Parts: sequence; C1' cells; structure tokens
RNA sequence: CAAGCAGGCCGGGUGAUCGCUGCGGUUAAGAAAAUCGUAGAGGAAAGUCCGAACUCCGCCAGGCAGGGUGCUGGGUAACGCCCAGGAGGGGUGAUCCUACGGAAAGUGCAACAGAAACACACCGCCCUUCGCAAGAGGGGUAAGGGUGAAAUGGUGAGGCAAGAGCUCACCGGCGGCCGGGUGACCGGCCGGCCGUGCAAACCCCACCCGGAGCAAGACCUAAUAGGGGGAUAUGGCACGCCUGGGCCGACCCCGGGUUGGUCGCAGUACCGCGGUGGCAACACCGCGGAUAGAUGGAUGGUCACUGCUCCGCUUAACGCGGAGGCACAGAACUCGGCUUACAGGCCUGCUUGGUAC
Repeated sequence: CAAGCAGGCCGGGUGAUCGCUGCGGUUAAGAAAAUCGUAGAGGAAAGUCCGAACUCCGCCAGGCAGGGUGCUGGGUAACGCCCAGGAGGGGUGAUCCUACGGAAAGUGCAACAGAAACACACCGCCCUUCGCAAGAGGGGUAAGGGUGAAAUGGUGAGGCAAGAGCUCACCGGCGGCCGGGUGACCGGCCGGCCGUGCAAACCCCACCCGGAGCAAGACCUAAUAGGGGGAUAUGGCACGCCUGGGCCGACCCCGGGUUGGUCGCAGUACCGCGGUGGCAACACCGCGGAUAGAUGGAUGGUCACUGCUCCGCUUAACGCGGAGGCACAGAACUCGGCUUACAGGCCUGCUUGGUAC
C1' cells in the first nucleotide's frame, strides 16, 4: 500500500423567530386565560418474536392432555439471550457457521431408477448336474459392472473353486479397561464386534410452562336510566262489588355504566467512571449522574451561517454558483434480549499478500 476479519462509535451543527406538549413562577386565593422560564424521540422508538416486572382471574398437591427447550459448564430476576469451552464443518489465515439428546424400545417413510432400500443375486465370477453343442437347472459369491441422494465399513496385501474381517497392516465406527478433565469430551491399550438413512416423521428421554393482558386494573363526586331490597297506613290499573293476590307510581336504603376525571405512568433488575474478583458474560464496593409522558395523541415550520454529498465553471487545486434538507425511521405501561431496516463517516485490534529500509 492492497484485500479482508472482528469489535466499538457517530447518525449534521449553531443562532433567530413562529407554533405544539408537560412542569414551575407571576398576573390573583382557585379554575380558565395571558405571560415568563424550563424539559421535550431512537439506535433501532420498528417487527411484536422470546423472557420478565406489574395487574386481575383461577389455584391443596400430584398426574394426564397440550406447548416449548435440547452438546457441556457458567452468567442472569428470567429467557429460545449472553459468555467460556467441546465436537463437526467452511476458509491459506484473522475468523465464521451449526435444531449439536436418542435410529441397538417400537411404528412409519425412503420419489424415480434399480434384482434388492434391509434384507436382496439383474449382469458377471466360481462349483456342480443334464446336454454332442448352443444352452438349461441347482448351489456359492456383495470382489467387479449396472441403478440410485444413499447399496452390505474404507485402502492395500494374503487367502480362496470364486469370493468374503475369512486373516493381517493402517484408517473409521462400536464396546470394554486405564488415565486426564467439574463436564461436553480427549488420549492410550485391548476386542474383528462392523447393526443403511430420516426424529425441522410419530415416538422415547431430560428439563420448563395456569389464563388473560395497561383497552390490565384501582380510586373519586353527584344525579339520571335500568336493577336489587325494605316499607306498605295512602294513590292508580283490570273486575259490577267485596276479599285476597298481582302490576304501576310515590318514599327509604343498596348499587350504579360512561368515548367523565385522577392514578397506574417515568428513580430503577437505570447510566457513566474508578477499584476488587473472574479468561469472559457478570457480580460486589465507592463516587457522580439521570424532569419526554401525549390520549383527534406534542416533539414541528421558516430564515441565516456552516458541515456533508451531488452537479456546473476550472487541466487540476483554490475558488465561485446551484441543488439535496441529507440513511433507516417516529415514543404510548415498563424493563432484559433477539430479529429486521440503515446514506455517509470515524476509531481500535488482528490476518494474508506486496513494496521499501
């Protein structure tokens, strides 16, 4: 210098002015209003995917059903998140990716092709019987051919009628023993033990899970409608009248929706710096810091200077002029994560290659 890998950060700035929402002061004791001051979107506020806090309902406990998670150890309030590690895979490398428990409990599936998809002989090879021969029948054989995504552990040698872990060496798997590690797992030795794949098919194993969600829910004032109860001594209705009963009204008490108001609702699993412990995630301690809070739903408009990008003039630089308001995006109960979107720019560490000293 070039190409890359990993991590972190920024996401135009300043001022004036006109508005909007919250809070505080003043006019004045309160409300409204005016006025002054002050605070006012994000790294994702997004998707609403996971986990919680909180609220109401349900709940003795356990089980079934259903759902979720799935290598190991740790972190955390918790998680499907994070950190560290193991194994497998990609890359020369920095480094990245992995639904990564069980197929020897059972069931199921494996298209097409192929003889056969888990038990099998199509071609070929070998032995044998019949036959003059061509050939036919029987048996052996997974070494070769052919089919397929996948075919009887792989390569080589010996061996055999031909073959075959039949035997041997190495490699792979499985099992046993020993050693190391908290563990996943790793290493060594022994045993020919060599059983197709799929569990993001049912299933088995281990662990976790009650439901609904801030339109949750709580509180407040008075009255109306509808409702419940009481009291019926009185009134009205139906019947020709009476009694009993019914209904309505009036009286008292309870209760009482709202698109009424207030709270929930902004200071807590918070942020920064330093120290200690830890590889780290993180934990503890100390110091400091932190007023967005709408509900027809605020956080905006204009102007000036300037940064950036683009275009034109200019060989280029300087400079001048013009354009873009300038990536993705817009809080609504809160928090921890994940995922997705993102113009342009900055910083740190590392890798590979080249060049110069």